[in-house]
RNA sequence: GGACGGAUAGCUCAGCAGGUUAGAGCACACGGCUUACAUCCGUGAGGUCGCAGGUUCGAUUCCUGCUCCGUCCA
Numbered sequence: 001g002g003a004c005g006g007a008u009a010g011c012u013c014a015g016c017a018g019g020u021u022a023g024a025g026c027a028c029a030c031g032g033c034u035u036a037c038a039u040c041c042g043u044g045a046g047g048u049c050g051c052a053g054g055u056u057c058g059a060u061u062c063c064u065g066c067u068c069c070g071u072c073c074a
Stems, first nucleotide, its partner, number of pairs: 001073007010026004019057001028044005050066005
């Protein structure tokens, strides 16, 4: 330098042939339970969907460029 894959909550990830509120598990906070802790049950908070631009009435999703991570080729 080239090819491919990935980037979504603190962590691990799902999602979407473009549309109605962006989700799960774990973690965290609060409550219940318990003598207490853990487990378990319930509730809640937490997201510029990597960055910038474009297409569109509408983009996490499509297109372009860039950044970072991984694999391969040279």
A computed fold for a 74-nucleotide RNA from a Candidatus Dojkabacteria bacterium, annotated as transfer RNA. The prediction has a mean pLDDT of 81. Rfam family: tRNA. From the family's description: Transfer RNA (tRNA) molecules are approximately 80 nucleotides in length. By type it is a transfer RNA.